A computed fold for a 343-nucleotide RNA from Algibacter pacificus, annotated as Bacterial RNase P class A.
It matches the Rfam family "Bacterial RNase P class A". It is annotated as a ribozyme.
The sequence was found by an Rfam model in a public genome assembly.
RNA sequence: CUAGUAGAUCGCCUUAUCGCUGUCUUGAUUUAAUUGAGAUGGAGGAAAGUCCGGACACCAUAGUUCAAUAUAGUGGCUAACGGCCACCAACCGAGAGGUUAGGACUAGUGCAGCAGAAAGUAUGUACAGGUUAUGCUGUAGUGAAACCAGGUAAACUCUAUGUGGUGCAAUGUUAUGUAAACCAGUGCUUGAGGGUUGAACGCCCGAUGCUGGAGGGUAAGCAGCUAAAGUGUUUUGGUAACAAAACACGUAGAUAAAUGAUAAGGGCUUUUUUUACUUGUUUGGCUUUGGCUUAAACAGGUUUUUAGAAGUACAGAAUCCGGCUUAUAGAUUUACUUACUUA
Numbered sequence: 001c002u003a004g005u006a007g008a009u010c011g012c013c014u015u016a017u018c019g020c021u022g023u024c025u026u027g028a029u030u031u032a033a034u035u036g037a038g039a040u041g042g043a044g045g046a047a048a049g050u051c052c053g054g055a056c057a058c059c060a061u062a063g064u065u066c067a068a069u070a071u072a073g074u075g076g077c078u079a080a081c082g083g084c085c086a087c088c089a090a091c092c093g094a095g096a097g098g099u100u101a102g103g104a105c106u107a108g109u110g111c112a113g114c115a116g117a118a119a120g121u122a123u124g125u126a127c128a129g130g131u132u133a134u135g136c137u138g139u140a141g142u143g144a145a146a147c148c149a150g151g152u153a154a155a156c157u158c159u160a161u162g163u164g165g166u167g168c169a170a171u172g173u174u175a176u177g178u179a180a181a182c183c184a185g186u187g188c189u190u191g192a193g194g195g196u197u198g199a200a201c202g203c204c205c206g207a208u209g210c211u212g213g214a215g216g217g218u219a220a221g222c223a224g225c226u227a228a229a230g231u232g233u234u235u236u237g238g239u240a241a242c243a244a245a246a247c248a249c250g251u252a253g254a255u256a257a258a259u260g261a262u263a264a265g266g267g268c269u270u271u272u273u274u275u276a277c278u279u280g281u282u283u284g285g286c287u288u289u290g291g292c293u294u295a296a297a298c299a300g301g302u303u304u305u306u307a308g309a310a311g312u313a314c315a316g317a318a319u320c321c322g323g324c325u326u327a328u329a330g331a332u333u334u335a336c337u338u339a340c341u342u343a
Stems, first nucleotide, its partner, number of pairs: 003337008012266007020042010044314001048325002051323005056167004063201004068163005073087005088102001089100004103158002108156002110152002125140005171223004182213005193205004230249008267312006276302008284293003
């Protein structure tokens, strides 16, 4: 200095005015409730996708078999995972590195166009050998694959190991209203019906019950709701993922859905112009043949200077957390690889 590989952090700032909302303090009016003042907080690395795994809540007490479905080299981490880390293998790359749905094809069933005589133990094109005779033997052709064929399982399948369901619109509780009323069928412990992912068995609940019809009332509030398998620093152990200990911090909680609007000035990026510096090539000049020189032209570069224009990414909590995947203008930075050049 060119081009890359693998990570990490940030991703607009300040001031003024006005507006929304959580908590705390304090007034006013006031049954409740409403409304001022002050202080202090208020959207992400993906909040997205809803693809996995859970915490938590309820069914609920309880399994067994079959089905269905998920994963798949070896070992470790984790609450757990289809995730992460390390090692091995195959493949890609000059390399740093990257990708992998990486068990089994003699348990079985399938699939492979054209070409070729023939694509599953089938046949016999051509040549040669052999036989009473027969593809009995060898070679050649076609093709990815043709002698007890190999390939393919993100083909069906088999093996091993697992898997209860529904989900904060879960669930709990308070207030208000009505019609525990009417009609039909059926049942009452010798069990109608319901629950248990699908099926069977088993188990549990169950009698003013259950199913159907017509009709009536309500749909308002509170909790769940944010201290989390949380974050940061240091030490120790470990190749690492990560674990333990100590110290510190305390980080939105809306409910038709708040976290904003306007103005000014900055920051950053792109581009034009101007200024400064610098690199290379060509022409010219000089030359000790090593080079020097802006005299001229062309092509670039820069963290320089002046002025102008445009832009400021992807995008927005809704029970919470750990992952994966996807989107992303740009800025800073760490380690490593490499062409070229110089010492």